[in-house]
Context: one part of a larger RNA
RNA sequence: CUGGGCGUAAAGCGCGUGUAGGCGGUUAAGUAAGUCGAGUGUGAAAUCCCUAGGCUCAACCUAGGAACUGCGCUUGAAACUAUUUAACUUGAGUGUAAGAUAGGAAAGUGGAAUUUCCAGUGUAGCGGUGAAAUGCGUAGAUAUUGGAAGGAACACCGGUGGCGAAGGCGACUUUCUGGAUUACAACUGACGCUGAGACGCGAAAGCGUGGGGAGCAAACAGGAUUAGACACCCUGGUAGUCCACGCUGUAAACGAUGAGUACUAGGUGUGGGAUGUUAAUGAGUCCUGUGCCGAAGUUAACGCAUUAAGUACUCCGCCUGGGGAGUACGGUCGCAAGGCUGAAACUC
Repeated sequence: CUGGGCGUAAAGCGCGUGUAGGCGGUUAAGUAAGUCGAGUGUGAAAUCCCUAGGCUCAACCUAGGAACUGCGCUUGAAACUAUUUAACUUGAGUGUAAGAUAGGAAAGUGGAAUUUCCAGUGUAGCGGUGAAAUGCGUAGAUAUUGGAAGGAACACCGGUGGCGAAGGCGACUUUCUGGAUUACAACUGACGCUGAGACGCGAAAGCGUGGGGAGCAAACAGGAUUAGACACCCUGGUAGUCCACGCUGUAAACGAUGAGUACUAGGUGUGGGAUGUUAAUGAGUCCUGUGCCGAAGUUAACGCAUUAAGUACUCCGCCUGGGGAGUACGGUCGCAAGGCUGAAACUC
């Protein structure tokens, strides 16, 4: 390479949009590029294979045959693929009508709590721990009452509940805006699926500029602990955490499970919608999500099991013993930190 694989053994890009490419529903007719048949030309010789013969045998040699699985031309077939034309509605989309939603962005508003400041009451402690001490406090703390400021986060509701492609999203109101679902079956008529490159989004930390800074808190300081303690515990505390704009582009970015379509027992919760019966709720039924348990099947086992890791097809990505190593070198991106791409020697 052919293969065999990718939940946990190596292996699914963090997630989308989408270019090229690959693949693609139903019916009829045509064409004949692929496909299939026939004929013909060519496919040097030697080699390989078969038969016969020659060296005493064999290797070797000679002759004949077959073969050379290929390519060209001519002619024919039309099922499939392709292509052209005409049509269809079930895939896909549009429309109309509904309800659901922490989906996104911006602006405004609210209450509880922490902290600080001001004022009152009040007096000797407070705080902290396993125990302490550092620390705060007679310049009046802690506690308590009233007031003010400021920043950040939104208790209860809250739910293997909801929404989003993923990251993620949770006080309230308004404005702008995205997607999904259900019902109807009016419209378009295959417009679809995937997707190398490319482009966009992408937690936290980090970086740049300018703000902001209540609480928390890397670094740092002190107090303890300890043989030591560059820690765990305590008292403080700066970046940071927050906002705006720009960069970074990584995570156990996890369901460790790529996307799409079809098929394959059930049972039981729960979210949204419809139907249905009823006076009404509820039961039953259908669609769409989200959980649990389980048959067949599958798996090395664990387990998965209509939300498949079952049965198949299409397209993409990736793996090929451990270490060296996600390193070196080169390239490329980045302000930097570093990211992406990514070996070998050697060794077991």
This is a predicted structure of a 348-nucleotide part of an RNA (small-subunit ribosomal RNA, central domain) from a metagenome. The RNAcentral record of the full RNA draws on SILVA. Rfam family: Bacterial small subunit ribosomal RNA. Its family is annotated with structural constituent of ribosome and ribosome in the Gene Ontology.